[in-house]
RNA sequence: GCUGCAGGCCGGGUGACCGCGGGUCGCUUUGCGACUCGAGGAAAGUCCGGACACCGAAGGGCAGGACGCUGGGGAAACCCCAGGCGGCGAAAGCCGACGGAAAGUGGCACAGAAAGGAGACCGCCUCCAGCGCACGUGUCUCUCUAGAGACGCUGGCGGUAAGGGUGAAAAGGUGGGGUAAGAGCCCACCAGCGCCGUGGUGACACGGCGGCUCGCCAAACCCCGUCCGGUGCAAGGCGAAGCAGGUCCCGACGACGUUGCCCGCCGAGGGACCGGGUCCGCCGCUCGAGCCGCCGAGGAAUCGGCGGCCCAGAGGGAUGGUCACCCUCGACAGAAUCCGGCUUACAGGCCUGCUACGGAG
RNA sequence: GGGCGCGUAGCUCAGCGGGAGAGCACUCGCUUCACACGCGAGGGGUCGCUGGUUCGAUCCCAGCCGCGCCCA
Numbered sequence: 001g002c003u004g005c006a007g008g009c010c011g012g013g014u015g016a017c018c019g020c021g022g023g024u025c026g027c028u029u030u031g032c033g034a035c036u037c038g039a040g041g042a043a044a045g046u047c048c049g050g051a052c053a054c055c056g057a058a059g060g061g062c063a064g065g066a067c068g069c070u071g072g073g074g075a076a077a078c079c080c081c082a083g084g085c086g087g088c089g090a091a092a093g094c095c096g097a098c099g100g101a102a103a104g105u106g107g108c109a110c111a112g113a114a115a116g117g118a119g120a121c122c123g124c125c126u127c128c129a130g131c132g133c134a135c136g137u138g139u140c141u142c143u144c145u146a147g148a149g150a151c152g153c154u155g156g157c158g159g160u161a162a163g164g165g166u167g168a169a170a171a172g173g174u175g176g177g178g179u180a181a182g183a184g185c186c187c188a189c190c191a192g193c194g195c196c197g198u199g200g201u202g203a204c205a206c207g208g209c210g211g212c213u214c215g216c217c218a219a220a221c222c223c224c225g226u227c228c229g230g231u232g233c234a235a236g237g238c239g240a241a242g243c244a245g246g247u248c249c250c251g252a253c254g255a256c257g258u259u260g261c262c263c264g265c266c267g268a269g270g271g272a273c274c275g276g277g278u279c280c281g282c283c284g285c286u287c288g289a290g291c292c293g294c295c296g297a298g299g300a301a302u303c304g305g306c307g308g309c310c311c312a313g314a315g316g317g318a319u320g321g322u323c324a325c326c327c328u329c330g331a332c333a334g335a336a337u338c339c340g341g342c343u344u345a346c347a348g349g350c351c352u353g354c355u356a357c358g359g360a361g
Numbered sequence: 362g363g364g365c366g367c368g369u370a371g372c373u374c375a376g377c378g379g380g381a382g383a384g385c386a387c388u389c390g391c392u393u394c395a396c397a398c399g400c401g402a403g404g405g406g407u408c409g410c411u412g413g414u415u416c417g418a419u420c421c422c423a424g425c426c427g428c429g430c431c432c433a
Base pairs, nucleotide, nucleotide: 001357004354005353006352007351008350009349010348012326013325014324015323016322017321018320020038021037022036023035024034025033026032027031040332044343045342047341048340049339050338051337052232053231054230055229064228065227066226067225068224069083070082071081072080073079084098085096086095087094088093099223100222104221105220106217107216108215121164122163123160124159125158127156128155129154130153131152138151139150140149141148142147143146172190173189174188175187176186177185191213193210194209195208196207197206198205199204236283237282238281239280245274246273247272248271249270250269254266256264257263290309291308292307293306294305295304296303297302327330362432363431364430365429366428367427368426371385372384373383374382379416387403388402389401390400391399409425410424411423412422413421
């Protein structure tokens, strides 16, 4: 210099004037003036988790849902940091819904013999029978009346899984021994499983030994473990005004009907249904798991201490306009209870660290 | 604020994880003097987009984009 990767930051600036919303103060009296504050890194999507509020419950279960390697952090989380394992990349680095398939159920199209507690189409091999009285009485060798052996063919009972072929996937892979032919049948190495030892908090790694091998799919049902009460600021509370009450049921040994009982009736209060109302003002409302700086703990996320700061709060809902100058000519987009995350959108620019390549010293 | 569903040919819609299909429409041919009807044949697809799971995805999962509905 160039290439890529990771992390962080900014995202027009300055001045003047006019305008809008909140707060404080002053004057005046419900209108001005002064001062001050006034969108974002995503305010967005509403995908997770909470705070807060009301209702329910104060214990447990079923159903349903979410999550799922290990350790740490955090109020919690489909969150963050570090590590392990797997995948990608030449590397820096990036990505991963990463428990269980010997608990059960289910699926694996087409092709193929066989797709799941395997199977035998071609092939290979032992043994048995036949090679004829039928067109065709197999061939060769040996002794040679006739038999025996080898090879071949046909059929049968079997053995086998090495080879062929199919498939995404075929019950470990490669090599050697072995065998009638073969085969973890035996051996070496590798992969996988189990046990032991060592290291590590752990996931796991390494080493040794053992028996010999067990398909894939759980982002199919499911099993195991952990967690989850519901509703959401239109939650909820206060004030003022307005409206229209009605029907039915329960109802204390309370009242009445005759002092007791039954019965009848009334009845404080409670419940169900129908009807009516659903407008106005205020609170909740912004000081908070807050922001900035320094120091400390830690490998980091994060936590602790000290100091400083106040940083929108509307309710028809405020952030705009004009002018001047400058530059690289300005992207995505705007609060509505609040906070922590994730995801998505984003013109352009800056900083730091690292990788590969090339050049120079 | 909360919940649910849909997106497949020009239109309306089907579609157990293994061929992308139906009806209407369109084009061509036959039929008719001509048109319609009818008959036969044919063309036409980023299965909204991007990733993932799987041997394999319209289908399963996640994230976006667009549309619609319900409750308060």